c-di-GMP-I riboswitch aptamer from a Bacillota bacterium, 88 nucleotides, folded computationally. The source organism's lineage runs through Bacteria, Bacillati and Bacillota. The model forms 95% of the base pairs in the Rfam consensus. It was read from a public genome assembly, where an Rfam model found it.
RNA sequence: UGUUGAUAAAGGCAAACCUAUCUAAAGAUAGGGGCGCAAAACCUCAGGCCUAAGGCUGCUAAGCAGCUAGGGUGGCUGGGUUGCCGAC
Numbered sequence: 001u002g003u004u005g006a007u008a009a010a011g012g013c014a015a016a017c018c019u020a021u022c023u024a025a026a027g028a029u030a031g032g033g034g035c036g037c038a039a040a041a042c043c044u045c046a047g048g049c050c051u052a053a054g055g056c057u058g059c060u061a062a063g064c065a066g067c068u069a070g071g072g073u074g075g076c077u078g079g080g081u082u083g084c085c086g087a088c
Base pairs, nucleotide, nucleotide: 002088003087004086005085012037013036017032018031019030020029021028022027035075041081042080043079045078046077047076048073049072050071054068055067056066057065058064059063
């Protein structure tokens, strides 16, 4: 340096749920809490999935419904960047 994750060692992160806050929502942040994770570190470039404020459309029309991402998800997949230790 490349590939790789058996055996370890030092560690790291933190699902669901609860509380508080933000948000239209999805969801996010903080504290608690651990399901799990060899990148469950960071990044929305591609795809998937979630939501639908706003926009458009429809109707039996101050309401309801449908479509739609400039929103979200990196702990959905691919991809990019970086990193600990061991083995070859």